[in-house]
Glycine riboswitch aptamer from uncultured Sphingomicrobium sp., 89 nucleotides, folded computationally. It matches the Rfam family "Glycine riboswitch aptamer". Its family is annotated with glycine biosynthetic process in the Gene Ontology. Its mean pLDDT, the model's own confidence on a scale to 100, is 80. The model forms 84% of the base pairs in the Rfam consensus. The RNAcentral record of the sequence draws on MGnify.

RNA sequence: GCGCGGGAGAGUUUGCCGGCGCCUUUCAAGGCAUCGGCGACGCCGAAGGAGCAACCGCCCCCGGAAUCUCUCAGGCCCCCGGACCGCGC
Numbered sequence: 001g002c003g004c005g006g007g008a009g010a011g012u013u014u015g016c017c018g019g020c021g022c023c024u025u026u027c028a029a030g031g032c033a034u035c036g037g038c039g040a041c042g043c044c045g046a047a048g049g050a051g052c053a054a055c056c057g058c059c060c061c062c063g064g065a066a067u068c069u070c071u072c073a074g075g076c077c078c079c080c081g082g083a084c085c086g087c088g089c
Stems, first nucleotide, its partner, number of pairs: 001089006011041001013040007021032004042076003048072001049070003055064003
């Protein structure tokens, strides 16, 4: 590195717009569910990234540096993703 398996956290909050389906209907609208987009507030950290620096190497220099910290990114129903762990090559 590849394959298989396991793999957490935090909103299915709220506003607007649009699509599809269903219901009501005075045919103008209203309601429910779902999908997508743009925001608001709140939050998570285990893609990635950055920072301190524990730690490691040959322990002076120098180098490598985290599950810590920050949340730029990413994520907050499910799916996907997913550090890390186990087995095999």